[in-house]
RNA sequence: CCCGACAAAGGCAAAGCCCGGGUAACCGGGCGGCGCAAAGUUACGGGUCCUCGGUGCGUCUUGACAUCAGACGCACCGGGGAUCGCCGGACCGCCGAAG
Numbered sequence: 001c002c003c004g005a006c007a008a009a010g011g012c013a014a015a016g017c018c019c020g021g022g023u024a025a026c027c028g029g030g031c032g033g034c035g036c037a038a039a040g041u042u043a044c045g046g047g048u049c050c051u052c053g054g055u056g057c058g059u060c061u062u063g064a065c066a067u068c069a070g071a072c073g074c075a076c077c078g079g080g081g082a083u084c085g086c087c088g089g090a091c092c093g094c095c096g097a098a099g
Stems, first nucleotide, its partner, number of pairs: 002099001003096002011036002016031006034085001040091003044088003047083015063068001
């Protein structure tokens, strides 16, 4: 250094519930404890999610009467955002059996 033990000492805290913030994804605090050897830090790349706009397609609605308007859904493109407990990268770090 790799590695990671039915080791020691400690650490973090999923879902759910309560309070608060945010349009939302989600975040902060409390309870809780599924898990975690980086579940420490960082949105840098990819993924996923939210939101706004555009385009296309589909469905629906009322009015209009050809080409329109509106609502909703899906896909793609662009903007902004969320997530590091999805994966990868970068930075930093506790302990020490076996190998």

c-di-GMP-I-GGC riboswitch aptamer from an Oceanospirillaceae bacterium, 99 nucleotides, folded computationally. Its mean pLDDT, the model's own confidence on a scale to 100, is 85. The model forms 95% of the base pairs in the Rfam consensus.